SAM riboswitch aptamer (S box leader) from Paeniglutamicibacter psychrophenolicus, 118 nucleotides, folded computationally. Rfam family: SAM riboswitch aptamer (S box leader). The family has 457 seed sequences and 9,625 matches in Rfam 15.1. Model confidence (mean pLDDT): 79 of 100.
RNA sequence: CAACCAUCAAGAGCGGCUGAGAGAUCUGGCUCGUUGACGCCGCAGCAACCAUCGUCCGAUGGAAUUCCCCGUGCGGGAAUCCGGUCGGCGAGGGUGCUAAGGCCAGAAGCGAUGGAGC
Numbered sequence: 001c002a003a004c005c006a007u008c009a010a011g012a013g014c015g016g017c018u019g020a021g022a023g024a025u026c027u028g029g030c031u032c033g034u035u036g037a038c039g040c041c042g043c044a045g046c047a048a049c050c051a052u053c054g055u056c057c058g059a060u061g062g063a064a065u066u067c068c069c070c071g072u073g074c075g076g077g078a079a080u081c082c083g084g085u086c087g088g089c090g091a092g093g094g095u096g097c098u099a100a101g102g103c104c105a106g107a108a109g110c111g112a113u114g115g116a117g118c
Base pairs, nucleotide, nucleotide: 001117004115005114006113007112008111013043014042015041016040017039021032022031023030025107026106027105028104029103044098045097046096049094050093052091053090054089056088057087058086059085060084062082064080065079066078067077068076069075070073102110
């Protein structure tokens, strides 16, 4: 950077700095804010998008060994082992997020985050 995919009613705050606006844009509301908002930094937390890992769990597939069954078929079943895939759980990592439903309604070639791409 334009286009693609997924998600956006759940969840999660303290401290320091700063100092007037902030809640993406426009209109109308509403809300937050000198009892310091917004922003930046630190720490903590939430979540689980991405990749990785695991003496973990489940499903599925494949091969081997042993055992069992009778209808003796390259039949069925059980146990053990191995690695692949998918899902779950957990861990740390790359991000993101931590007032109010993306604050609400309307508008728009909307916006945000992650993944993949150039």
The organism belongs to Paeniglutamicibacter, within Bacteria.